[in-house]
Context: one part of a larger RNA
Molecule: small-subunit ribosomal RNA, 5' domain
Organism: uncultured bacterium
RNA sequence: AAUGAACGUUGGCGGCAUGGAUUAGGCAUGCAAGUCGAGCGCAAAGCGUAGCAAUACGUGGAAAGCGGCGAAAGGGAGAGGAACAAAUGGGAACCUACCUCGGGGCCUGGAAUAGCGGCGGGAAACUGCCGGUAAUGCCAGAUGAUGUCUCCGGACCAAAGGCUUGCCACCCUGAGACGGGCCCAUUUCCUAUCAGCUAGAUGGUGAGGUAACGGCUCACCAUGGCUAAGACGGGUACGGGGUGUGAGAGCAUGCCCCCGCUCACUGGGACUGAGACACUGCCCAGACACCUACGGGUGGCUGCAGUCGAGAAUCUUCGGCAAUGGGCGCAAGCCUGACCGAGCAAUGCCGCGUGCGGGAUGCAGGCCUUCGGGUUGUAAACCGCUGUCGAGGGGGAUUAAGAGAAAUUUGAAUGAUCCCUGGAGGAAGGGUCGGCUAAUCUCGUGCCAGCAGCCGCGGUAAUACGAGAGACCCGAACGUUAUUC
Numbered sequence: 001a002a003u004g005a006a007c008g009u010u011g012g013c014g015g016c017a018u019g020g021a022u023u024a025g026g027c028a029u030g031c032a033a034g035u036c037g038a039g040c041g042c043a044a045a046g047c048g049u050a051g052c053a054a055u056a057c058g059u060g061g062a063a064a065g066c067g068g069c070g071a072a073a074g075g076g077a078g079a080g081g082a083a084c085a086a087a088u089g090g091g092a093a094c095c096u097a098c099c100u101c102g103g104g105g106c107c108u109g110g111a112a113u114a115g116c117g118g119c120g121g122g123a124a125a126c127u128g129c130c131g132g133u134a135a136u137g138c139c140a141g142a143u144g145a146u147g148u149c150u151c152c153g154g155a156c157c158a159a160a161g162g163c164u165u166g167c168c169a170c171c172c173u174g175a176g177a178c179g180g181g182c183c184c185a186u187u188u189c190c191u192a193u194c195a196g197c198u199a200g201a202u203g204g205u206g207a208g209g210u211a212a213c214g215g216c217u218c219a220c221c222a223u224g225g226c227u228a229a230g231a232c233g234g235g236u237a238c239g240g241g242g243u244g245u246g247a248g249a250g251c252a253u254g255c256c257c258c259c260g261c262u263c264a265c266u267g268g269g270a271c272u273g274a275g276a277c278a279c280u281g282c283c284c285a286g287a288c289a290c291c292u293a294c295g296g297g298u299g300g301c302u303g304c305a306g307u308c309g310a311g312a313a314u315c316u317u318c319g320g321c322a323a324u325g326g327g328c329g330c331a332a333g334c335c336u337g338a339c340c341g342a343g344c345a346a347u348g349c350c351g352c353g354u355g356c357g358g359g360a361u362g363c364a365g366g367c368c369u370u371c372g373g374g375u376u377g378u379a380a381a382c383c384g385c386u387g388u389c390g391a392g393g394g395g396g397a398u399u400a401a402g403a404g405a406a407a408u409u410u411g412a413a414u415g416a417u418c419c420c421u422g423g424a425g426g427a428a429g430g431g432u433c434g435g436c437u438a439a440u441c442u443c444g445u446g447c448c449a450g451c452a453g454c455c456g457c458g459g460u461a462a463u464a465c466g467a468g469a470g471a472c473c474c475g476a477a478c479g480u481u482a483u484u485c
Base pairs, nucleotide, nucleotide: 001484002483003482005481006480007479008478009477012352013351014350015349016348017347018345019344025308026307027306029305030304031303034069035068036067039066040065046059047058048057049056050055076263077262078261085188086187087186088185089184090183091182094180095179099176100175101174102173103172104171105170107141108140109139110138116131117130118129119128120127121126147156148155149154161168162167163166189235190234191233196226197225198224201223202222203221204220205219206218207217208216238260239259240258241257242253243252244251245250265286266285267284268283269282288299289298290297291296316342318341319340320339324338325336326335327334328333355385356384357383358382365376366375367374368373389426391421392420393419394418399413402409403408429474430473431472432471433470434455435454436453440469441468442467443466444465450457451456
């Protein structure tokens, strides 16, 4: 000098930041991913008309279902990992939904199934049988090249419609953009009281597999490969941009923010998909917890709040989608604990205030005294002012750009400049005073009680312990502890 700090004493206001570092321990409750009726079939409540009513007709469009896109982003955490994980620089054998640009196409048929109706099983979770139905769901045929394969002869591959009728979709293909997969070089902590390690191991041929290269996998063949420039083993640790310190070199560190990686109760696995081996998807096993009618089921906060535990220690079960951004939708819009805001905490940095001027050869009180006086001290009282901040009331700028054909309409929160009221009123402490180190006297105590960062103080006059008075340093803080330079 610094800190994601904690503790002690004290504490007026504001701005901007930061706030579970320990048990990657367990979690009640609510919310955190939906959306599209302009893909599809169906259709409740409600409303209107007629009717005494049952009901009929019209309007209406909830919920559930099929289907599409999203759910692989955004958000959290740092357990693991010493590794192509990261950083920097190269490379070739690859994929890329949505988006942009270019070239073509969008023809003809078919079979199902959920919802639904009927009949059941089960405590529940859920589930069975029969009947029948739609699609941008599924299947077949046609057309096919600038596409794929090729022995260069040829062979093969597609589509979906919708509505408000000029828009949005759909299929094939070329390119781009964005994002990703893979390979290589260099660098990246401690340990030799770890010295040898390795059998898909190292290479080849062929095959399989992958989006793609490759022992990635397999069959056969060869016997290689790494290592004192530290292999192998053990320990520790997310990496970087950065951050702290320092004149620098360096040393230490990786909180917040940004980039990358990894993880999602623990271990394993695949499915779907452009993309996952998938935080709030699925299956299996395990531990834990919950429900049960004992037959069987359910769950995963390292999302936002919140709770218990452990700990020196770390916040509200808040408001809003107004802005920015994201998903879906032609749009209106819906969703969004991302985000924007507010709340709590002197946790940090910064700013402001707690008054200003005058006022005694100097009250009282306190302390000291050589008893003369000195000091507290212009400090107070008293006189004259001011009105920051805070308090009460008013006011409303800005953050708003948009949306809608238009009329019109959108602010959660912030509340500026300003105006009024009132009156010094509501706002100062902490540590230290032997030397280092700025600042001393008196009393008490008597190697006791105690202090202490180091040296050291205390055994009867202690500037070092305790108290009072005074002084010094900093000041809404001041000290202590811990850690780094």